[in-house]
RNA sequence: UCCUGGGGUGCCCGCGUCGCGGGCUGAGACGGCAUCAGGCCGAACCCAUCGAACCUGAUCCGGGUCAUUCCGGCGGAGGGAGGA
Numbered sequence: 001u002c003c004u005g006g007g008g009u010g011c012c013c014g015c016g017u018c019g020c021g022g023g024c025u026g027a028g029a030c031g032g033c034a035u036c037a038g039g040c041c042g043a044a045c046c047c048a049u050c051g052a053a054c055c056u057g058a059u060c061c062g063g064g065u066c067a068u069u070c071c072g073g074c075g076g077a078g079g080g081a082g083g084a
Stems, first nucleotide, its partner, number of pairs: 001084003004048004010024006030042004054079003060073004
C1' cells in the first nucleotide's frame, strides 16, 4: 500500500409531531429499512496479535456534571478480528 475482517454509534436541554433545533465528550455519536421494543444494511471513523479498536466484569467504585462509556480506577483481569 492492497485485499479481507473486527468494533462502537452515547448523554442532556427546549419545542413537541412521525420529529425538529441546540448542547457535552470523542477518531467516530451519521443515514436508511423494519419493528411495540429488540434488530438489520450502508457510509464515515477506529482497530486487526507490538492487539485499551471493542466486549465481559457493570444497574461496578471514586470524582465531576443538567446528564452521560465526562475523568480516573478496575487493567501486569479475562476475552478479542490477518494475509500478501
Background:
TPP riboswitch aptamer (THI element) from Teichococcus vastitatis, 84 nucleotides, folded computationally. Its mean pLDDT, the model's own confidence on a scale to 100, is 78.